[in-house]
RNA sequence: UGUAAGAAAGACCAAGGGUAGGUCGUCGGGCUCAUGCCCCGAAGAAGUGAGUUCAAGUCUCACUCUUACAA
Numbered sequence: 001u002g003u004a005a006g007a008a009a010g011a012c013c014a015a016g017g018g019u020a021g022g023u024c025g026u027c028g029g030g031c032u033c034a035u036g037c038c039c040c041g042a043a044g045a046a047g048u049g050a051g052u053u054c055a056a057g058u059c060u061c062a063c064u065c066u067u068a069c070a071a
Stems, first nucleotide, its partner, number of pairs: 001070007010024004018054001026042005047063005
């Protein structure tokens, strides 16, 4: 420099253009003599900016960052 893939709650991952879900973790409560396990509840997220569309996590473009390959 080029090509390809990717960027989503604290971590790891889903989702046919139509209300962004799950597991673990965190917080509160219950249970217990107490901790853990278990049960109930809550908070917490789309890399940035444009475009298409009635509607974009999803489709298109640019930029930023990460990884792999080639030179």